Background: Model confidence (mean pLDDT): 82 of 100. Predicted 3D model of a 477-nucleotide part of an RNA (small-subunit ribosomal RNA, 3' major domain) from a metagenome. The full RNA is in RNAcentral, with records from SILVA. It matches the Rfam family "Bacterial small subunit ribosomal RNA".
Context: one part of a larger RNA
């Protein structure tokens, strides 16, 4: 000087407390451990691994296993020889591949012999290849403490020196934020602001948006209009600016006015010096090592989907604040051409047929759902709950057996609110209700977004956990 303390002081955080809803019990989904297996590819492992890499394993993916094949190779550059490329038929085979037959002559140049580019086949070797090992050789990227308020430097001063000072102290703040003081005076990286979005207003603009006035229609449908809404560009607006109190005349704090908004208005992006030899050699790059008729490459099938069990994360429930049936409202944000697909017809339905319109403020997906109204059920393992299983189908796709999703009929399991323990959340939040998107042929209870309805509680900081500053002890570095 740090680190540590079941030392002290001050302060903060959904850290506790006060509340609301969960998890832990059930069924299922999904990930992991374990076990099994020819293989169940590999990685991630306290917080910070476990709906994680994977924004989507039937084949492919795929790295694993079994079997069948290849050896200058699936891919790159160079050399030689031949042929144009390409297309069709056919034999063996699971395919890869091996073999047979046929059609066929483009581009540039030419001295018409040929030469060249691209492509294909054969050959020789230099070499290719490796999701093989080492993340404890590395780059890059990322997590975490933590959006915590810290981490440092120059000059000066002090100390023999390691170092100290500044950065400590008194106030204050979300903040090393600002003020005052001070052997310090300044500065840098962080904080804040600048950026995006949302909330208010103005101006400009008015189609595909909108409709107050005038006509018109089933319908903003059409004429008309650009007021309003909305859209999208530029501005305005909030700064403790004003008033009162308090404070050291300061920084600030408390209350008030005005205001759409009040003291960081809400949300996002933004992550200092560093810590964990944290994670990643399987994104990529890369040193070293290993491999080279195989640890490379191609193919078929299987596996990653196994199942006495254990754990994590979720979904659905256990019902009446509910379930069923009928009627009837109100969104936002998105996506769409090998696409979204209306209307109509058929089917109980999943869907099928047809195919209008739309590269979309125009058309489509698209029905928002909870809510509201009416009615049935009357506390039961039920008109709750839907697992499981049987049958029949639909769709995608060469192909749904291993191993897809969905539909209809039948079946109708556990479950009556969950032990010890444990998690999230402070406001348009929790809870609850649907909608969309990426990936994607098909496949979501996951993920990323969007809006609808919309609470309760916070006395307080004694305690638990984590963190910051000062101080103290130490046989630790």
């Nucleotide at each position: 000087u740090g680190a540590c303390g079941g030392g002290g002081g001050c302060c903060c955080g959904c850290a506790c407390a006060a509340g609301c809803g969960g998890u832990g019990g059930a069924g299922c989904a999904u990930g992991u451990g374990g076990u099994u297996u020819a293989a169940u590819u590999c990685g991630a492992u306290g917080c910070a691994a476990c709906g994680c890499g994977a924004a989507g394993a039937a084949c492919c993916u795929u790295a694993c296993c079994u079997g069948g094949a290849c050896u200058u190779g699936a891919c790159a550059u160079c050399c030689c020889g031949g042929g144009a490329a390409u297309c069709c038929c056919u034999u063996g085979g699971a395919a890869a591949c091996a073999g047979g037959g046929g059609a066929g002559u483009g581009c540039c140049u030419u001295u018409c012999g040929g030469g060249g580019a691209g492509c294909c086949c054969g050959g020789a070797g230099a070499c290719a290849g490796g999701u093989g090992c080492u993340g404890c050789a590395u780059g890059g990227c990322u997590g975490u403490c933590g959006u915590c308020a810290g981490c440092u430097c120059g000059u000066g001063u002090c100390g023999u020196g390691a170092g100290a000072u500044g950065u400590u102290g008194g106030g204050u703040u979300a903040a090393g934020u600002c003020c005052c003081g001070c052997a310090a005076c300044g500065a840098g990286c962080g904080c804040a602001a600048c950026c995006c979005u949302u909330g208010u207003c103005u101006u400009u603009a008015a189609u595909u948006a909108c409709c107050a006035u005038c006509a018109u229609u089933c319908a903003g449908u059409u004429g008309g209009g650009u007021a309003c809404u909305u859209u999208a560009a530029a501005g305005a607006g909030a700064c403790u600016g004003c008033c009162g109190g308090u404070g050291u005349u300061a920084a600030g704090c408390c209350g008030g006015a005005g205001g759409a908004a009040g003291c960081u208005g809400g949300g996002g992006a933004u992550g200092a010096c560093g810590u964990c030899a944290a994670g990643u050699c399987c994104u990529c790059a890369u040193g070293g090592c290993c491999u080279u008729u195989a640890u490379g490459u191609c193919c078929a099938g299987g596996g990653c989907u196994a199942c006495a069990c254990a754990c994590g994360u979720g979904c659905u429930a256990c019902a009446a604040u509910g379930g069923g049936u009928g009627g009837u409202a109100c969104a936002a944000a998105g996506a769409g051409c090998a696409g979204c697909g209306a209307c109509c017809u058929c089917g109980c339905g999943a869907g099928a047929g047809u195919g209008a319109g739309c590269a979309a403020a125009u058309c489509u997906c698209a029905a928002a759902a909870a809510a509201c109204c009416a009615u049935c059920c009357u506390c039961a393992g039920u008109u709750c709950g839907g697992a499981u299983u049987g049958a029949a189908g639909u769709c995608u796709g060469c192909a749904a057996c291993u191993c897809g999703a969905c539909u209809u009929c039948a079946u109708g399991a556990a479950g009556u609110u969950g032990g010890a323990a444990u998690c999230g959340c402070u406001a348009g939040u929790a809870a609850u209700c649907g909608c969309g998107g990426a990936u994607c042929a098909g496949c979501a209870u996951g993920c990323c977004g969007c809006g609808g309805u919309g609470a309760a509680u916070a006395c307080g900081u004694u305690c638990c956990c984590g963190g910051g500053c000062c101080u103290u002890g130490u046989a630790c570095a």